[in-house]
RNA sequence: GCCGCCGUAGCUCAGGGGUAGAGCGCGCCCUUGGUAAGGGCGAGGCCAGUGGUUCAAUUCCACUCGGCGGCA
Numbered sequence: 001g002c003c004g005c006c007g008u009a010g011c012u013c014a015g016g017g018g019u020a021g022a023g024c025g026c027g028c029c030c031u032u033g034g035u036a037a038g039g040g041c042g043a044g045g046c047c048a049g050u051g052g053u054u055c056a057a058u059u060c061c062a063c064u065c066g067g068c069g070g071c072a
Stems, first nucleotide, its partner, number of pairs: 001071007010024004018055001026042005048064005
């Protein structure tokens, strides 16, 4: 220098056009004599950034940034 994959909650990851979810973690509660385990509820995201397409973009396209890998 070229190519590919990835970027979403504190962490690990789903979701691939119609206002975003799970597990773990965190807070409160229930159950117990107490603990562990279990259960319920809740908080927490301008979906890496900028532009484009679209009635509508986390999702599609381009570029930029960051991470990983391959080729040279």